[in-house]
This is a predicted structure of a 74-nucleotide RNA (transfer RNA) from a Lachnospiraceae bacterium. Rfam family: tRNA. Its family is annotated with triplet codon-amino acid adaptor activity in the Gene Ontology. The sequence is in RNAcentral, with records from ENA.

């Protein structure tokens, strides 16, 4: 320098072909249970979907540029 891949909740990841409130597990929080802790049960909360622009009635999803990380080639 070129090519490919990844970027979504604190963490690990889903999210067919663009479509109506963006999910799961886990962690943390509250409550129950217990003499107490752990385990177990219940509940609520937690997101500018890496950044910016474009296409579209509508974008996590498509297009372009950039950033970070990983890999390959030189």
């Nucleotide at each position: 320098u070129g090519c490919u891949g990844u970027a979504u909740a604190g963490c690990u990841c889903a999210g067919a072909u663009g479509g109506u409130a963006a999910g799961a597990g886990u962690a943390g929080c509250u409550c129950c249970c217990u003499c107490a802790u752990a385990a177990g049960g219940a509940g609520a909360a937690g997101g500018u979907c890496g950044a910016g622009a474009g296409u579209u009635c509508g974008a996590g999803u498509c297009u372009c540029u950039c950033u970070a990380c990983a890999g390959c080639a030189a």